């Protein structure tokens, strides 16, 4: 230098172009307990790396850039 790939809550991650988004861990509150742990219940928290484009509609498709990983030279 070229090619492939990754980026979604504090962390791990799901998510056909169509209701603004699932789940786990962690966290908060409650129940249980003498108290805690475990368990059960409830809840908050992300508009999807950035900038553009396509589209009635984009996390999803396209382009460029950034970042992590891999390959070739």
């Nucleotide at each position: 230098g070229c090619c492939c790939u990754u980026a979604u809550a504090g962390c791990c991650c799901a998510g056909c172009g169509g209701u603004a988004g699932a789940g786990g861990c962690a966290c908060a509150c409650g129940a249980c307990u003498u108290a805690a742990a475990a368990u059960c219940g409830u809840g908050a928290a992300a508009g999807c790396g950035c900038u553009g484009g396509u589209u009635c509609g984009a996390a999803u498709c396209c382009a460029g850039c950034u970042u992590g990983g891999g390959g070739c030279a």
A computed fold for a 73-nucleotide RNA from a Nitrososphaeria archaeon, annotated as transfer RNA. Rfam family: tRNA. Gene Ontology term of the family: triplet codon-amino acid adaptor activity. The coordinates come from a structure-prediction model, not an experiment, and the mean pLDDT is 80.